RNAcentral holds the sequence, with entries from MGnify.
The RNA shown here (THF (Tetrahydrofolate) riboswitch aptamer) has 93 nucleotides and comes from a pig gut metagenome.
It matches the Rfam family "THF (Tetrahydrofolate) riboswitch aptamer". Rfam's curators write: Tetrahydrofolate (THF) riboswitch was first reported for Ames et al. as an RNA motif in 5' untranslated (5'-UTR)regions of folate transport and biosynthesis genes in Firmicutes genomes.
[in-house]
RNA sequence: CAGAGUAGCUGCAAGCGCGUUAAGUGUUCAUGAACGGGGAGUUGUCAUGAAACGAAGCCUGGAAAGGCGCGGUGGUUGCGGCGCAUCCCGCUG
Numbered sequence: 001c002a003g004a005g006u007a008g009c010u011g012c013a014a015g016c017g018c019g020u021u022a023a024g025u026g027u028u029c030a031u032g033a034a035c036g037g038g039g040a041g042u043u044g045u046c047a048u049g050a051a052a053c054g055a056a057g058c059c060u061g062g063a064a065a066g067g068c069g070c071g072g073u074g075g076u077u078g079c080g081g082c083g084c085a086u087c088c089c090g091c092u093g
Stems, first nucleotide, its partner, number of pairs: 001093003008082007016074002018071003027051007037089004057068004
């Protein structure tokens, strides 16, 4: 001098679920936790509680159940894209 290096975010596909008797997703506030190899630090992420807002159902059936949809729905796998400013110390050339 150069490079590598999380959490996570996002697109597509597959499969398995949840809800549709409304949870989940998204928004705001408070608290806490983890987060480039280490420290400081910042930013995003997650969890809990509270508040406001909010939906696409239909068919068979007595019901259960099943099927097709719907939800800015959950997890997993595969491929691709993005990815912690700054300082110090490390790693590779």